RNA sequence: GAAGAAGAACAGGUGAUCGCCGGCCGCAAGGCGGGAGGAAAGUCCGGGCUCCGCAGGGCAGGAUGGUCCCUAACAGGGACCGGGGGUGACCCCAGGGAAAGUGCCACAGAGAGAAGACCGCCUGCCCUUUAACAAGGCAGGUAAGGGUGAAAGGGUGAGGUAAGAGCUCACCGGGUUCGGCGGUGACGUCGGAUGCCAGGUAAACCCCAUCCGGAGCAAGGCAAAAUAGGGGAGCGUUUGAGGGCGGCCCGCCUGAAGCUCCCGGGUAUGCUGCUUGAGGCCGUCGGCAACGGCGGUCCUAGAGGAAUGAUCACCACCUCGCCAUCGGGUAACCGCGGCGGGGAACAGGACCCGGCUUACGAUCUUCUUCAACC
Numbered sequence: 001g002a003a004g005a006a007g008a009a010c011a012g013g014u015g016a017u018c019g020c021c022g023g024c025c026g027c028a029a030g031g032c033g034g035g036a037g038g039a040a041a042g043u044c045c046g047g048g049c050u051c052c053g054c055a056g057g058g059c060a061g062g063a064u065g066g067u068c069c070c071u072a073a074c075a076g077g078g079a080c081c082g083g084g085g086g087u088g089a090c091c092c093c094a095g096g097g098a099a100a101g102u103g104c105c106a107c108a109g110a111g112a113g114a115a116g117a118c119c120g121c122c123u124g125c126c127c128u129u130u131a132a133c134a135a136g137g138c139a140g141g142u143a144a145g146g147g148u149g150a151a152a153g154g155g156u157g158a159g160g161u162a163a164g165a166g167c168u169c170a171c172c173g174g175g176u177u178c179g180g181c182g183g184u185g186a187c188g189u190c191g192g193a194u195g196c197c198a199g200g201u202a203a204a205c206c207c208c209a210u211c212c213g214g215a216g217c218a219a220g221g222c223a224a225a226a227u228a229g230g231g232g233a234g235c236g237u238u239u240g241a242g243g244g245c246g247g248c249c250c251g252c253c254u255g256a257a258g259c260u261c262c263c264g265g266g267u268a269u270g271c272u273g274c275u276u277g278a279g280g281c282c283g284u285c286g287g288c289a290a291c292g293g294c295g296g297u298c299c300u301a302g303a304g305g306a307a308u309g310a311u312c313a314c315c316a317c318c319u320c321g322c323c324a325u326c327g328g329g330u331a332a333c334c335g336c337g338g339c340g341g342g343g344a345a346c347a348g349g350a351c352c353c354g355g356c357u358u359a360c361g362a363u364c365u366u367c368u369u370c371a372a373c374c
Base pairs, nucleotide, nucleotide: 001370002369003368004367005366006365007364008363010361012315013314014313015312016311017310018309020035021034023032024031025030037346041357042356044355045354046353047352048351049216050215051214052213056250057249058248059247061212062211063210064209065208066080067079068078069077070076081095082093083092084091085090096207097206101205102204103201104200105199118146119145120142121141122140123139124138125137126136154172155171156170157169158168159167173197174196175194176193177192178191179190180189181188182187220272221271222270223269230263231262232261233260234259235258242254243253244252279298280297281296282295283294284293285292286291317343318342319341320340321339322338323337326335327334328333
C1' cells in the first nucleotide's frame, strides 16, 4: 500500500425567530417540563394482556430435530460436538432413521441395489489343420484385468485356484461390540474382539421422538342515543334444535324454549383499554459467554384521520480543488493550518415487549493474507 474477516457504538451539535401536540400550575394572560427508529419497515416467529363456562379422549393437520446452558417463551441467543467451505482470519449446516415400506438416480453401460457378463480369463467337447498350437462354434466356471459412468459388490500384498473371488492370511479402512482415560453431555482418544463388508437420496413420500385449544386492541369494558320487538321461512320444545368459535368423531356440559336464515328499518357517538414496563442507565458480584443476582438512580410520545415542522447563522463529518509554513518519514507519502465548491443515507409509532429478515451513511477497534522498501 492492496485485498479480506469479525465486532462496536452513532444516526449530527449549538443558538435565534415563527408554528404544532400533550402534561402540570394559573380566574385569565401566561409559565414550567416533555414530544419517533435502529430498523419504527416486513407481519415471519414467540409471548404479556383481553375474550370464549371447563378445554377430556382419539383421528387428521402443523411445528421442531446434535449436546448443554440462557430466557416469560421461541423456528431466538451463547458455548461446545460432528460434518462441510476457505491459504487464513473465519463462515455455513432443514445435524434422528435408508436392514419397516414405497419412490427416484437422466444418458452411457452387461448391470444402478439383495443390481451383472460387453471385451476378457479358465476347463471340456466339436470342426479345419497340425507334431503341437492358433482361428471358429457349443456347454460350463469366473468377476481378479479392461471398458461405460457422478457413482459398479472396501483397498494393498501374499497364498491358493483350471482360472478367479475375503476363498484364506497379514496390514489398513468402514461397521458392530467390550473395556480404560477425559468430558455435565453430544463426543474424543487409547486398547481388544469380530470377515460383519449389500450405494446415494428423507428441503422425496414415509417411520421415530418431542410439542401444539381458539380468536385477537377493529380484543374487550362502561355510558348514551336511535329504531318498525316490522314481515317471512326452516328446525325444535325432554325422541333436545342450537351453543361450548381451527377440521372430523366420541364423550361431557349447557339449553327446560327457543335457535338459525332471508327481506326491510335505525344507530355507528363519547369515555376507557393507552403507557411504570419480563423498563432504561450506572456500579458491583457470579459466569468462557449468552445472561443472572444485589445496590443506586431515572420516568424518556400517547396522537385519535392522526402532532414533533419551517427559516437563518456558526461548529462538527465526508469529498474535490488551490495555497504555503511546520512536523514525521529512506522514499512514496501522511499529519497540522488557511481559502473556496459540493454532499450528508435508509426512512416515520398506534396495546406493549423479546427475536428474525430486509434497507442504509460516515467513523472506530481487533485480526488474516499478499506485495514493495529498510